[in-house]
A computed fold for a 485-nucleotide part of an RNA from a Caldifarciminota bacterium, annotated as small-subunit ribosomal RNA, 3' major domain. The organism belongs to Caldifarciminota, within Bacteria. The RNAcentral record of the full RNA draws on ENA.
Context: one part of a larger RNA
C1' cells in the first nucleotide's frame, strides 16, 4: 500500500436496547439432505442453497430407467445418380404404440411442344459430405445474475513530495443520508459513483364527459308521504386522463465566520413528503456450457432419433420455509353493510330450472369504465355453547359422489355422509417488524385443460415502543501494532 487485531477515536444500520408478533414442540404443505430404487433425471449448498431454476412432473413436459424400435436419421444445407403406376395414399396384416409390410385410387409447378414425348424444379429413394449430443468442461468464455450495498466511496489528469514501491489531492476542524456541503490546506481540476432529472400516491387548476357522475330541474311510477326507480335534460360534484400549478430552508426568531442546526408560521405537503425504478471501482476462479451463445474435449447403428409403460410423488429418519391449530378478543347457527387491484371469446356468464352439495342442463349480454367473474373477509346484531380433548382441533381412514382430461391405479382437485389422531402455546437457541409499518382480514393475476397453504399484486380493519450507543452482528473514515500478503 491493503488485510488483520478479544489495539484506540468518531459514526451509522430493526445491529443491540424498548416494545409487538413468530420460528424451535404438534399435525399437514413443501424443498433439501441422507436412504432405498431399474430410475428416484439435472442444477443450486453459510450469510449470499434448501415454497431455490419449477409463472404447475397423470400421458406431454422429461432430461432418468426398462423394454420396443430407426441409422443421412425428428431438424439445415450442399453435391452425385435414381424416380411415372413415382409422391401421396392407405383399405389390410404384426404390435402396447412407435415401426414394418402392404391392394384399390392417384398427382404438381416451369419451358419446350398439335398431341405422343424431352428438360429443369419440388418431393421421394440411393450414396457422400454431414446432421444431431440437457454429453465434459462456469477453473477456456460471451451473455444475464446474486453479494458486500443504495453501502459512500473508487480513480483519473497537471503540479509538488519520495532513491522507490507509493503518497498528494481523497489529512484538519465543523456539517449531511451521502467524497453533501463549508472552512482550512501543494495542490489546481476532472470522471464514475451521491443528489437531482424518470414513474406512482397526497392538494389545488385547465381542459374533456361516454360506458362514468346526480346537486339544484322537468315527467312518469311504486309505496310506508318523503323517499325509492324510471326516462329527459344537465357536466355541478365524484371518478376517468392528458397538460399545469405547488416546497425551494423561499419567509419570521435564535445559535454558528459559514456550511448548516433547533424551533415557528402559512400550508394538501417542510426539510430527501411518502414509495418505486436507478447498484460506482470492485469482491467472492460466486452462480449459469441444463435459457441463449460460444472455444476445448468427447459420442455417430450411439452419449443421436421414435414409441410405450415406469419413476421425477419412493421412506426408518435429520434440517430449512410455510399452513392449520391448540380455543371463550373463541366457535357454531341466522340476518346484514362497505374495497382496490386484476382477468374474459377454445372465454367470462348474469337469470331459471334441479341437486343436501361439488355441480348438471338450458340461456341474456360481453372483445368489455357497458356485460360478466362478484357473494368481499374481518367486523356489527341476535340466539346457541361454559373450560371438557369439549359444538376447541382437523390429521387419518371408509362408502357415496362431481369436475378436467384419450385416460385420475401407481399420481389430480372439489363435494356429501361417517371417522374424529396429535395438539393444553412450545426446551437450548433464533427470526421480522419503526407506522398506514407490524399484526391480522380477504380479493384478484400469471403459471394453467385440471391442480396453490408457493410466487407476485391489492384493498379492509389497525397497533406498541425506542431511554440511549455499554455490549452482539455487519458496515464507514481516521490511527496504531504486526514476525501475514
Nucleotide at each position: 500500500u491493503g488485510a488483520c487485531g478479544g489495539g484506540g477515536g468518531c459514526c451509522c444500520g430493526c445491529a443491540c436496547a424498548a416494545g409487538c408478533g413468530g420460528u424451535g414442540g404438534a399435525g399437514g404443505a413443501u424443498g433439501u439432505g441422507g436412504u432405498u430404487c431399474a430410475a428416484u433425471u439435472c442444477g443450486a449448498u453459510g450469510c449470499u442453497a434448501c415454497g431455490c431454476g419449477a409463472a404447475a412432473a397423470a400421458c406431454c413436459u422429461u432430461a432418468c430407467c426398462u423394454g420396443g424400435g430407426u441409422u443421412u436419421g425428428a431438424c439445415a444445407u450442399g453435391u452425385c445418380g435414381g424416380u411415372a403406376g413415382u409422391a401421396g395414399g392407405g383399405a389390410c396384416c404384426c404390435g402396447a404404440a412407435a415401426g414394418g409390410g402392404a391392394a384399390a385410387c392417384g398427382a404438381c409447378c416451369g419451358g419446350a411442344u398439335u398431341u405422343u414425348u424431352c428438360c429443369g424444379g419440388a418431393g421421394c429413394c440411393g450414396a457422400c459430405a454431414c446432421a444431431g449430443g440437457u454429453g465434459c468442461u462456469g477453473c477456456a468464455u460471451g451473455g444475464c445474475u446474486g453479494u458486500c450495498g443504495u453501502c459512500a466511496g473508487c480513480u483519473c489528469g497537471u503540479g509538488c513530495c519520495g532513491u522507490g514501491a507509493g503518497g498528494u489531492g481523497u489529512a484538519u476542524g465543523g456539517u449531511u443520508a451521502a467524497g453533501u456541503c463549508c472552512u482550512g490546506c501543494a495542490a489546481c481540476g476532472a470522471g464514475c459513483g451521491c443528489a437531482a432529472c424518470c414513474c406512482c400516491c397526497g392538494c389545488c387548476c385547465u381542459u374533456a364527459g361516454u360506458u362514468g357522475c346526480c346537486a339544484a330541474c322537468u315527467u312518469g311510477a311504486a309505496u310506508u308521504u318523503a323517499u325509492u326507480c324510471a326516462a329527459g335534460a344537465g357536466c355541478a360534484c365524484u371518478c376517468u386522463a392528458a397538460g399545469g400549478g405547488g416546497a425551494c430552508u423561499g419567509c419570521c426568531c435564535g445559535g454558528g465566520c459559514a456550511a448548516c442546526c433547533g424551533g415557528g408560521a402559512g400550508g394538501a405537503a417542510g426539510g430527501u413528503g411518502g414509495g418505486g425504478a436507478u447498484g460506482a471501482c470492485g469482491u467472492c476462479a460466486a452462480g449459469u456450457c441444463a435459457u441463449c451463445a460460444u472455444g476445448g474435449c468427447c459420442u455417430u447403428u450411439a452419449u443421436a432419433c421414435c414409441c410405450a409403460g415406469g419413476g421425477c410423488u419412493a421412506c426408518a429418519c435429520a434440517c430449512g420455509u410455510c399452513c392449520u391449530a391448540c380455543a371463550g378478543u373463541g366457535c357454531c347457527c341466522a340476518c346484514u353493510a362497505c374495497a382496490a387491484u386484476g382477468g374474459g371469446u377454445a372465454g367470462c356468464a348474469a337469470c331459471c330450472u334441479c341437486g343436501c352439495g361439488a355441480g348438471a342442463g338450458g340461456a341474456a349480454g360481453c372483445a368489455a369504465a357497458u356485460c360478466u367473474c362478484a357473494g368481499a373477509a374481518a367486523a356489527g346484531u341476535g340466539g346457541g355453547c361454559a373450560u371438557g380433548g369439549u359444538u376447541c382441533g382437523g390429521a387419518u381412514u371408509g362408502c357415496a359422489g362431481g369436475c378436467u382430461g384419450c385416460a385420475a391405479c401407481u399420481c389430480g382437485c372439489c363435494u356429501g355422509c361417517a371417522u374424529g389422531a396429535a395438539g393444553a402455546u412450545g426446551g437450548a437457541a433464533u427470526c421480522g417488524c419503526u407506522a398506514g409499518u407490524a399484526a391480522u382480514c380477504g380479493c384478484a393475476c400469471a403459471u394453467c385443460a385440471g391442480c396453490a397453504u408457493g410466487g407476485u399484486g391489492c384493498g379492509g380493519u389497525g397497533a406498541a415502543u425506542a431511554c440511549g450507543u455499554u455490549c452482539c452482528c455487519g458496515g464507514g473514515c481516521c490511527u496504531u501494532g504486526u514476525a501475514c500478503a